[in-house]
RNA sequence: AUCGUUCUUCAGGGAGAAGCCGGUGUCAUGCCGGUGCCGAAGGAGCAACCGCCCCGGUAAACUCUCAGGCAAAGGGACCUCAAGAACUUC
Numbered sequence: 001a002u003c004g005u006u007c008u009u010c011a012g013g014g015a016g017a018a019g020c021c022g023g024u025g026u027c028a029u030g031c032c033g034g035u036g037c038c039g040a041a042g043g044a045g046c047a048a049c050c051g052c053c054c055c056g057g058u059a060a061a062c063u064c065u066c067a068g069g070c071a072a073a074g075g076g077a078c079c080u081c082a083a084g085a086a087c088u089u090c
Stems, first nucleotide, its partner, number of pairs: 004087006011080003018035001020034005036070003042066001043064003049057003
């Protein structure tokens, strides 16, 4: 000087699904119970593959729906921009 990866921070974007029912309470979103539903915090599961068989290891936006969520707000995987750090290529 430069290629790429990862992480952190700033800014922008960012989906789905009952403002359900009953009880109770608050100025107000709250609490308890019930039914239905959603996947994109987190969590769990595995195909190929790897290890000598048993068996074990192992991915996702797939699957499950434990947790979370189903007006707005908040949260939000992920994407983009900028800055910084580490590793890496030349």